[in-house]
Context: one part of a larger RNA
RNA sequence: GUGGAUGCUGGCGGCGUGCAUAACACAUUCAAGUCGAACGGGGGAGUUGCUCCCCUACGGGGAUCAACUGCAGGAGCCGCCCUGUACAGGGGGCGUCUCCGAGGAACAACCCACUUGAUAAAGUUGGUCCAAGUGGGGGAGUGACUGCGUAGUGGCGGACGGGUGAGUAACGCGUGAGCAACCUGCCGUAUAGUGGGGGAUAACACAGGGAAACUUGUGCUAAUACCGCAUAACACACAGGAAUCGCAUGGUUUUUGUGUCAAAGAUUUAUUGCUGUACGAUGGGCUCGCGUAUGAUUAGACAGUUGGCAGGGUAACGGCCUACCAAAUCAACGAUCAUUAGCCGAACUGAGAGGUUGAACGGCCACAUUGGAACUGAGAAACGGUCCAGACUCCUACGGGAGGCAGCAGUGGGGAAUAUUGGGCAAUGGGCGAAAGCCUGACCCAGCGACGCCGCGUGAGGGAAGAAGGUCUUCGGAUUGUAAACCUCUUUCAGCAGGGAAGAAAAGAUGACGGUACCUGCAGAAGAAGUCACGGCUAACUACGUGCCAGCAGCCGCGGUAAUACGUAGGUGGCGAGCGUUAUCC
Numbered sequence: 001g002u003g004g005a006u007g008c009u010g011g012c013g014g015c016g017u018g019c020a021u022a023a024c025a026c027a028u029u030c031a032a033g034u035c036g037a038a039c040g041g042g043g044g045a046g047u048u049g050c051u052c053c054c055c056u057a058c059g060g061g062g063a064u065c066a067a068c069u070g071c072a073g074g075a076g077c078c079g080c081c082c083u084g085u086a087c088a089g090g091g092g093g094c095g096u097c098u099c100c101g102a103g104g105a106a107c108a109a110c111c112c113a114c115u116u117g118a119u120a121a122a123g124u125u126g127g128u129c130c131a132a133g134u135g136g137g138g139g140a141g142u143g144a145c146u147g148c149g150u151a152g153u154g155g156c157g158g159a160c161g162g163g164u165g166a167g168u169a170a171c172g173c174g175u176g177a178g179c180a181a182c183c184u185g186c187c188g189u190a191u192a193g194u195g196g197g198g199g200a201u202a203a204c205a206c207a208g209g210g211a212a213a214c215u216u217g218u219g220c221u222a223a224u225a226c227c228g229c230a231u232a233a234c235a236c237a238c239a240g241g242a243a244u245c246g247c248a249u250g251g252u253u254u255u256u257g258u259g260u261c262a263a264a265g266a267u268u269u270a271u272u273g274c275u276g277u278a279c280g281a282u283g284g285g286c287u288c289g290c291g292u293a294u295g296a297u298u299a300g301a302c303a304g305u306u307g308g309c310a311g312g313g314u315a316a317c318g319g320c321c322u323a324c325c326a327a328a329u330c331a332a333c334g335a336u337c338a339u340u341a342g343c344c345g346a347a348c349u350g351a352g353a354g355g356u357u358g359a360a361c362g363g364c365c366a367c368a369u370u371g372g373a374a375c376u377g378a379g380a381a382a383c384g385g386u387c388c389a390g391a392c393u394c395c396u397a398c399g400g401g402a403g404g405c406a407g408c409a410g411u412g413g414g415g416a417a418u419a420u421u422g423g424g425c426a427a428u429g430g431g432c433g434a435a436a437g438c439c440u441g442a443c444c445c446a447g448c449g450a451c452g453c454c455g456c457g458u459g460a461g462g463g464a465a466g467a468a469g470g471u472c473u474u475c476g477g478a479u480u481g482u483a484a485a486c487c488u489c490u491u492u493c494a495g496c497a498g499g500g501a502a503g504a505a506a507a508g509a510u511g512a513c514g515g516u517a518c519c520u521g522c523a524g525a526a527g528a529a530g531u532c533a534c535g536g537c538u539a540a541c542u543a544c545g546u547g548c549c550a551g552c553a554g555c556c557g558c559g560g561u562a563a564u565a566c567g568u569a570g571g572u573g574g575c576g577a578g579c580g581u582u583a584u585c586c
Stems, first nucleotide, its partner, number of pairs: 001584002004582005011456006017449002019414001024412003028409001030407001033156003038153002041150001043148001045146014061130009073100004078095006108116002163367003172292008182284002187280008195229001197227002204219006235260011265272002293339003300330002305327004310322003342364004346357004369390005392403004420446001422445003428442001429440004459489004469480004493527001495522005503513001530575005535556003541570005551558002
């Protein structure tokens, strides 16, 4: 000094930290989703149109039946309109009502006359029947539009973030170089384009199989899904020409010809996607120099082994792989083998040199039940993807299936030993989305543990009759000891009450923590001290008990009748919310 453990003890706070053992086995929840502004469906909600049905109310039409009213003209009141006027009176028309009046004429047709029309025309009321309408309410079907949410197709992300250290003695890591031998989704810059077609398939419907997991057949359909075609260069390939540069293979620039290759739309009309190429950025891949544990009681090792040639393969060089040829290659400057081990920045210690360690935090690597393999993809030989095999666990209708906490919690087990099946996406960050937003056991917080570090408190001043009690005593006293009592004060922390944040960016809204921190007030010394040692090393001594017993002990050693070394008591010393012991490193 510690990721500690343990005995005794234990008031508060802040910041950290917490399975080092079985990479043992895991019940249960959660830890990677998102996009309807890519797509077709199906669902449900609202608005609206159309069709149909029911209920209710209303008015009118047609047919028919019955009853009633139903004539010229004149007068008057009132109301309205027109004309006109300086205003009024006035003039004309219409309507209601009242009164008078007519049974034959006025009147109509008509030039006139005759004649005809009253058995009216017409109207009102009521009944029956018929067809259709309007308003309101309810229901069903269907179309359009607008939100919502979604199983599926499709896109992006599940290669990050998080965990662990089993393996690995290695270009794994560290450091310094190289790639004229390479790739790089999203992002930035520049440039050019985005034309025109096709065939399917999930979903869905129907019919099956199966206990389940799941799965088969037929039929339909969409796309930013899939596939041709067009267009084509500063791209690529091939065949040449020229210039120039380099440490070699060789590179760069320019030019000619031939050939090849692309795309997708959406929308709220603002945008945003898509495709080719070049450059950048970021991230990776590969190669090399040097460094990187122990053992010689490990001395020889190696056949794709070392090199060449040709081919294959890869983003790329390469025995990386294959065929052939040669016989090389490494090693006492330690090959090979065995054991151990993730490496580093750093951490601990030390005056330094050095030694030890590799927890937490950061970088790299490796792994994801064990072993193997590929698929998809810009990126994986993929922790919460796929397939195969092994072990194990679970379900089963015995035919067959399901699973992988070294993610966060949690359980059993192991162990001297290591925490909650907590809150929140408020902040930071990440994925998707145009956005709103959704997801996020990353993260931020809270809980538990004196595990560590730091801070604070458990009172302060006065107080001698040097009280009582205890212990020792030479019995005089000494000591505990200003210690207590007592007096005067204070109130940190804890407690109660009131107020109450910052963290929130970005006008408003938005805080898990949290009614937390902090502030104010109240009461009262009130609620808060232990542990180890006292022979020497080593600070600190006496009494009693014990009697080589019981015991102590890091070393020397102590104990056999006066033990400062055992046990207890008083006293003293050290440290102090800790103090001892144990383990380990310097």